Source information: This is a predicted structure of a 75-nucleotide RNA (transfer RNA) from a Planctomycetota bacterium.
């Protein structure tokens, strides 16, 4: 440098082009002498960034950035 994959909540991940969600974590409460576990409730999002298509984009198209992988090249 070329090719491929990935980027969504703090973490791990879902989501036919049609309301952005789950588990864990976190906060409050119940329970307990107290804690753990369990149960209830709640908060948390520029869907990497910039454009385009569409009535409507996390999703489709283009470009950029970051990370990972394979191969080749240079040293």
């Nucleotide at each position: 440098u070329u090719g491929g994959a990935u980027a969504u909540a703090g973490c791990u991940c879902a989501a036919c082009g049609g309301u952005a969600g789950a588990g864990c974590a976190c906060a409050g409460g119940a329970c307990u002498u107290g804690g753990a576990a369990u149960c209830c409730u709640g908060g948390a999002g520029u869907u990497a960034c910039g454009g385009g298509u569409u009535c409507a984009a996390a999703u489709c198209c283009c470009g950029u950035u970051a990370u990972c992988c394979c191969a080749a090249c240079c040293a």
Lineage of the source: Bacteria > Pseudomonadati > Planctomycetota. Its mean pLDDT, the model's own confidence on a scale to 100, is 82.